[in-house]
Context: one part of a larger RNA
RNA sequence: UUGGGUUUAAAGGGUGCGCAGGCGGAAUGAUAAGUCAGUGGUGAAAUCCUACGGCUCAACUGUAGAACUGCCAUUGAUACUGUUGUUCUUGAGUACAUUUGUAGUGGGCGGAAUGUGUCAUGUAGCGGUGAAAUGCUUAGAGAUGACACAGAACACCGAUCGCGAAGGCAGCUCACUAAACUGUAACUGACGCUCAGGCACGAAAGCGUGGGGAUCAAACAGGAUUAGAUACCCUGGUAGUCCACGCUGUAAACGAUGAUCACUCGAUGUUGGCGAUACACUGUCAGCGUCUAAGCGAAAGCAUUAAGUGAUCCACCUGGGGAGUACGGCCGCAAGGUUGAAACUC
Numbered sequence: 001u002u003g004g005g006u007u008u009a010a011a012g013g014g015u016g017c018g019c020a021g022g023c024g025g026a027a028u029g030a031u032a033a034g035u036c037a038g039u040g041g042u043g044a045a046a047u048c049c050u051a052c053g054g055c056u057c058a059a060c061u062g063u064a065g066a067a068c069u070g071c072c073a074u075u076g077a078u079a080c081u082g083u084u085g086u087u088c089u090u091g092a093g094u095a096c097a098u099u100u101g102u103a104g105u106g107g108g109c110g111g112a113a114u115g116u117g118u119c120a121u122g123u124a125g126c127g128g129u130g131a132a133a134u135g136c137u138u139a140g141a142g143a144u145g146a147c148a149c150a151g152a153a154c155a156c157c158g159a160u161c162g163c164g165a166a167g168g169c170a171g172c173u174c175a176c177u178a179a180a181c182u183g184u185a186a187c188u189g190a191c192g193c194u195c196a197g198g199c200a201c202g203a204a205a206g207c208g209u210g211g212g213g214a215u216c217a218a219a220c221a222g223g224a225u226u227a228g229a230u231a232c233c234c235u236g237g238u239a240g241u242c243c244a245c246g247c248u249g250u251a252a253a254c255g256a257u258g259a260u261c262a263c264u265c266g267a268u269g270u271u272g273g274c275g276a277u278a279c280a281c282u283g284u285c286a287g288c289g290u291c292u293a294a295g296c297g298a299a300a301g302c303a304u305u306a307a308g309u310g311a312u313c314c315a316c317c318u319g320g321g322g323a324g325u326a327c328g329g330c331c332g333c334a335a336g337g338u339u340g341a342a343a344c345u346c
Base pairs, nucleotide, nucleotide: 004317005316006315007300008299012314014201015200016199017198021194022193023192025088026087027086028085029084030083031082033081034080035077036076037075038074039073040072041071042070049065050064051063052062053061054060091191092188093187094186095184096183097182099180100179103177104176105175106174107173108172109171110154114150115149116148117147118146119145120144121143125136126135162169163168206247207246208245209244210243211242216240220236221235222234223233258313259312260311261310262309263308266291267290268289269288270287271286272285273284274283295302296301319346320345321344328339329338330337331336
C1' cells in the first nucleotide's frame, strides 16, 4: 500500500455552517469527451514467453513466432457517465393555516432558605463527633419574635417528560430572536448529500481588567484519628464559585455508536399535531422509551432511533511500552493546546 476494520478488543473528529473536491431524481433530443468495436501507423535491438536448432548436457546461444498490456490517426456504435437544449414533480425549498417547547438574548418582579446587623424576650450553655477537642458564649451566645440589608440558587409541579447542532437549558412575567412538527398541495423546479482546508459555537477548571462576595470551598491554619496522617472526620478559611468584557479550546465533550438516503416482522407505553368522532376506540405523520422476529455479532448484545441489507461523502486504526513524550512549526498573557516522531525494549 492493498485487504480488513472503528459500541465494549487499536480506531467516529466535541458540535455546526460551508468554499474547493467527491457523489447525485424522472422523461426526451443533440453531441460524441470518457466508454466500446474495426482499420492503419508506431511501439529499436537485447531482455521475458513459446517452438525448433547449435556447443556431449546445462548455463550460454542461433532462427522464427508471440508479446511489447502503450501512444497517434481514422471509420463507426451510443446503453451508461460527461456536456448541452427542452420538460416533469416524487428529493429540496417557499407560501398559507394551526400547534409546541426548561431553545437563545436582554429587562422587570417574587417567595422560601442562608448569613449579617439593630431591637426585644430570656439564661447558661451552644456547636460538633464514633467519641472528643479546636471554635462561639455572662462584654449575654445558642433559642424565640420583629425590622433591615446582602448575595446566590429557584423546593413542590418534575416524569422512564420537553427543547436545542453539540456544549447545554427549569421561579414568574414582558420584549426581541431562532427552530421544529402537522395540515393544505398554491409556488419554484434538482435549487440536493457530504465536506479536506476555513469560519463559528463549545461544560468545568484556569487566565486578564473592573465590579460583587450570602453560601460552599482548592490552598492554608488549628483540633482529632494514627506507629506516622502533609488524608479521610471536625472548627475556621483565601482564591474561586456570581456579573460585565476579553482570552483559553479542553472533558468518560459518551449512545464510548460520523452525516445523509433507501429497504427489512411484530407488541406495548408516551409527547406534539391531523383525520374521524359512536367518547369505547381506531388510522396517520414527526419525536422519546421498553420488549422482541429475521438478520448481524467473539460474546455481551443491537434489532425501523440497527451494531441488519445496500449507496455516497468525510474522519480515524494497524502489537505493548517508550509517548500523546522529544524536537520543530502554528496558536496562547500564561497555564498549556494542536500537529507529532525515533533510539531503545518486550
A computed fold for a 346-nucleotide part of an RNA from a Bacteroidales bacterium, annotated as small-subunit ribosomal RNA, central domain. Its Rfam family is "Bacterial small subunit ribosomal RNA". The source organism's lineage runs through Bacteria, Pseudomonadati, Bacteroidota, Bacteroidia and Bacteroidales. The sequence was found in a public genome assembly. Its mean pLDDT, the model's own confidence on a scale to 100, is 86.